Context: one part of a larger RNA
Molecule: small-subunit ribosomal RNA, 3' major domain
Organism: Candidatus Marsarchaeota G2 archaeon ECH_B_1
RNA sequence: UGGCGGGGGAGCACCACAAGGGGUGAAGCCUGCGGCUCAAUUGGAGUCAGCGCCGGGAACUUUACCGGGGGCGACAGCAGUAUGAGGGCCAAGCUGAUGACUUUGCCCGACGCGCUGAGAGGUGGCGCAUGGCCGUCGCCAGCUCGUGCCGUGAGGUGUCUGGUUAAGUCCAGGAACGAGCGAGACCCUCACCCCUAGUUGCCACCGCGCAAGCGGGCACACUAGGGGGACCGCCACCGCUAAGGUGGAGGAGGGAGGGGGCAACGGCAGGUCAGCAUGCCCCGAAUCCCCCGGGCCGCACGCGGGCUGCAAUGGUGGAGACAAUGGGUUCCGAACCCGAAAGGGGGAGGUAAUCCUUGAAACUCCACCGUAGUUGGGAUCGAGGGCUGCAACCCGCCCUCGUGAACCUGGAAUCCCCAGUAAUCGCGUGUCAUCAUCGCGCGGUGAACACGUCCCCGCUCCUUGCACA
Numbered sequence: 001u002g003g004c005g006g007g008g009g010a011g012c013a014c015c016a017c018a019a020g021g022g023g024u025g026a027a028g029c030c031u032g033c034g035g036c037u038c039a040a041u042u043g044g045a046g047u048c049a050g051c052g053c054c055g056g057g058a059a060c061u062u063u064a065c066c067g068g069g070g071g072c073g074a075c076a077g078c079a080g081u082a083u084g085a086g087g088g089c090c091a092a093g094c095u096g097a098u099g100a101c102u103u104u105g106c107c108c109g110a111c112g113c114g115c116u117g118a119g120a121g122g123u124g125g126c127g128c129a130u131g132g133c134c135g136u137c138g139c140c141a142g143c144u145c146g147u148g149c150c151g152u153g154a155g156g157u158g159u160c161u162g163g164u165u166a167a168g169u170c171c172a173g174g175a176a177c178g179a180g181c182g183a184g185a186c187c188c189u190c191a192c193c194c195c196u197a198g199u200u201g202c203c204a205c206c207g208c209g210c211a212a213g214c215g216g217g218c219a220c221a222c223u224a225g226g227g228g229g230a231c232c233g234c235c236a237c238c239g240c241u242a243a244g245g246u247g248g249a250g251g252a253g254g255g256a257g258g259g260g261g262c263a264a265c266g267g268c269a270g271g272u273c274a275g276c277a278u279g280c281c282c283c284g285a286a287u288c289c290c291c292c293g294g295g296c297c298g299c300a301c302g303c304g305g306g307c308u309g310c311a312a313u314g315g316u317g318g319a320g321a322c323a324a325u326g327g328g329u330u331c332c333g334a335a336c337c338c339g340a341a342a343g344g345g346g347g348a349g350g351u352a353a354u355c356c357u358u359g360a361a362a363c364u365c366c367a368c369c370g371u372a373g374u375u376g377g378g379a380u381c382g383a384g385g386g387c388u389g390c391a392a393c394c395c396g397c398c399c400u401c402g403u404g405a406a407c408c409u410g411g412a413a414u415c416c417c418c419a420g421u422a423a424u425c426g427c428g429u430g431u432c433a434u435c436a437u438c439g440c441g442c443g444g445u446g447a448a449c450a451c452g453u454c455c456c457c458g459c460u461c462c463u464u465g466c467a468c469a
Base pairs, nucleotide, nucleotide: 001469002468003466004465005464007463008462009461010460011459012458016453017452020417021416022415023414024413027308028307029306030305031304032303033302034301035299036298043054044053065294066293067292068291069290070289071288075117076116077115078114080111086108087107088106089105091103092102093101121283122282124281125280126279130277131276132272133271134270135268136267137266142181143180144179145178146177147176148157149156150155160173161172162171163170186261187260188259189258190257192228193227194226195225196224197223198222201218202217205216206215207214208213231254234248235247236246237245238244310410314369315368316367317366318365319364320363326357327356328355331350332349336345337344338343376407381402382401383400384399385398386397387396423445424444425443426442427441428440429439430438
């Protein structure tokens, strides 16, 4: 100087508690992991910070694994060959199959077998040889420098103390005075207003039309460019006349307005040699390359994450209402027709504020069900049908009928969350030929409790002890 302490003090955080809300832990299923099994069930990741993670939703491909089959040696040296290199044709054998291989015969006629080294290639090894990138400490508030001063020196001071803040944020004091990186500012987005612009958007007014809308029109809405607006600025109180805090007015918005991007010096020999790059080692006619089939999907079990429920603020049938983000050219696909449906036919329009996706669902109204393993719940299995694709047996998705399992609120324990949040409802998109209970977004409905504390888990600062570095 740091680190540590079941030492002390001060402060902070729903990855802490308290007060609340909803879960997980029980069940069925989905998915990842362990284990077991297997010819193979490729490999990595392992507390937080591994386990719907490697954008990892694998039918072939992917694919790195297993079984089988086939292929590949630049260059150099040695060395083979008219006693025929190599190639073509008919046929036989081998094989699941192929002139890939082996052999007889015929034809053409000059190159290159083999060996030794050396290569190409390697998702072979080492992330404890590395780059790059990422995670995490960290939703942290710290990390340093110049000059001066103190100390023999390591070093200290500044960075401390009091107050304050989300903050080393600011104020005051002080042998310090300043400065840099970080915080903030900045950038994007949402909320209010104004201006500009008016098609593909809009419809108040005029005309037409039953209407949608069209022609005028650009007010309104919306779109997308610019600008304004918020600063503890004003008032009161607290505070030191400070920094700031509490309340109020005005305001669309109030004390960082909400959300996001960015994010220090460094630590964790954290993760990744399987994205890529790269050093060393290894394989090198196989640990390389291609093809077919299988596996990654195996199932006595254990764990993580999720989906669906256990019902009546619910289920079922009928009728009715309201979105936003996005995506679309070997793509989105309307109207119309066929089918009970999945789906099929059909092709208008759309390179898209124009056309399509596009019926949102929870919700509202009417009716039934009446506490029952049920009109709850849908697993599992049977049958028929459809779609994608070379191909759905292993091993896809969808529709219809039948079958209807566990489950009657889940022990110890444990997770998330403070507002348009949680919970709940659907929609879009990424992956994608097909397949979403996943990831990322979007909007609809919309709470309860707290406005605190350091008791638990941890973090920051000051201080103290130390046989630790």